This is a predicted structure of a 110-nucleotide RNA (Guanidine-I riboswitch aptamer) from Rhodopseudomonas sp.
The coordinates come from a structure-prediction model, not an experiment, and the mean pLDDT is 81.
The organism belongs to Rhodopseudomonas, within Bacteria.
Its Rfam family is "Guanidine-I riboswitch aptamer". Rfam describes the family as follows. This family represents a conserved RNA structure found upstream of the ykkC and yxkD genes in Bacillus subtilis and related genes in other bacteria. The function of this family is unclear although it has been suggested that it may function to switch on efflux pumps and detoxification systems in response to harmful environmental molecules.
[in-house]
């Protein structure tokens, strides 16, 4: 100086809004002892839901070493190790809507 790899899936959480459930307030109607219905507004500690490249866990994949089997290899099995580092807008997109989701390990900074 050049090339390649540094991965995937699932679960959970930080976080997120408001389709649905629930809640609060209010209005309407019915009932008229009580019960229950509908509309509107409000993210409202919640449930459903979305959810991390730079968060966690697991499994798989990949890489390295070893063991047993076998005449010796390859492949396979098993065991162990590794899978690094990572500051980051504005703006836009999807969904009902928003977000640490996607654009994006982007622009930029160092």
């Nucleotide at each position: 100086c050049g090339a390649g790899u540094u991965g995937g899936u699932g679960g959970c959480u930080a976080g997120g809004g408001u389709u649905c459930c629930g809640g609060u307030u209010u209005c309407c109607g019915c009932u008229u002892u009580g019960c229950g219905g509908g509309g509107a507004a409000c993210g409202c500690a919640g449930g459903u839901c979305c959810g991390a490249g730079a968060g966690c866990c697991a499994c798989c994949g990949c890489c390295c070493g070893g063991a047993a089997c076998a005449u010796g290899u390859c492949a396979g099995u098993c065991c162990g190790g590794g899978u690094g580092c990572a500051c980051g807008g504005c703006g836009g997109g999807a969904u009902a809507a928003a977000a640490g989701c996607c654009c994006g390990g982007g622009a930029g900074a160092c």